Predicted 3D model of a 114-nucleotide RNA (SAM-I/IV (S-adenosyl methionine) riboswitch aptamer) from an Acidobacteriota bacterium.
């Protein structure tokens, strides 16, 4: 540092427009919680940012997944099993190299410096 894996949640919370070759429905003018685009929220799982430096809580949402009808077995709780996402992102064969805010700038241990 990589692999299998492992570990964390699975409470809540957030939708409008267009467009549809397939796909469901429906039947010939479509319509859909499927699909696709485009703009908006959502939430904090990873990278970042919060002004010496590591760590912790905490903030911030810029970068990079997830979501924006519902997990399922399932019946009330529990545990157990499946799923389900997340364990940063691009370039490179590698060495390596690159982008991350107009947010939001808080406290706590420990260092460092004067």
């Nucleotide at each position: 540092g990589g692999u299998c894996a492992g570990c964390a949640u699975c409470c809540a919370g957030a939708g409008g427009g267009g467009g549809c070759a397939a796909c469901g429905c429906a039947c010939c003018u479509g319509c859909g919680u499927a699909c696709c685009c485009c703009c908006g929220c959502c939430a904090a799982c990873c990278u970042g940012c919060c002004c010496g430096g590591u760590c912790c809580g905490g903030g911030c949402a810029a970068g990079g997944u997830g979501g924006c009808g519902u997990u399922c077995c399932a019946a009330g709780a529990c545990c157990g099993g499946a799923g389900a996402u997340g364990u940063g992102g691009c370039c490179g064969c590698a060495a390596g190299g690159c982008a991350a805010c107009c947010a939001a700038g808080c406290g706590g241990a420990c260092c460092c410096a004067c």
It was read from a public genome assembly, where an Rfam model found it. Its mean pLDDT, the model's own confidence on a scale to 100, is 77. The source organism's lineage runs through Bacteria, Pseudomonadati and Acidobacteriota. It matches the Rfam family "SAM-I/IV (S-adenosyl methionine) riboswitch aptamer". For this family Rfam cites "The aptamer core of SAM-IV riboswitches mimics the ligand-binding site of SAM-I riboswitches" (Weinberg et al., RNA, 2008). Rfam links the family to the GO terms S-adenosylmethionine metabolic process and regulation of gene expression. Its Rfam clan is "SAM clan".